[in-house]
Description
This is a predicted structure of an 88-nucleotide RNA (Glycine riboswitch aptamer) from Roseitalea porphyridii. The organism belongs to Roseitalea, within Bacteria. The model forms 90% of the base pairs in the Rfam consensus. Its Rfam family is "Glycine riboswitch aptamer". Rfam links the family to the GO term glycine biosynthetic process.

């Protein structure tokens, strides 16, 4: 000095699913049914491992959490500064 990767910020984008229904003291709350996968969490195929046992991915699976007009949140993507690390 090229590239990549990861880690933190900026800046843009970013889905699904109730404007359900009670009841109160009503800008809220609290209960009750339906539903949705993309914060979080949770399982596992293949493959590791001598066997038991056991490790272990996801946008798959559950829906504990969180969410279901809009706003916000929001995985992840793109930008661009920083840094670590591998390269040339």
């Nucleotide at each position: 000095u090229c590239c990549g990767u990861c880690g933190c910020g900026u800046u843009g984008g970013g889905a699904g699913a109730a404007u359900c229904c009670g009841g109160c003291u009503c800008u809220g709350c609290c209960g009750g049914u339906g539903c949705c996968g993309a914060a979080g969490g949770a399982g596992c195929a293949a493959c590791c491992g001598c066997c038991c046992c056991g490790g272990u991915a996801a946008a798959c699976u559950c829906u504990c959490a969180g969410g279901c007009c809009c706003a916000g949140g929001g995985a992840c993507c793109a930008u661009c500064g920083c840094g670590a690390c591998g390269c040339u």

The sequence is in RNAcentral, with records from Rfam.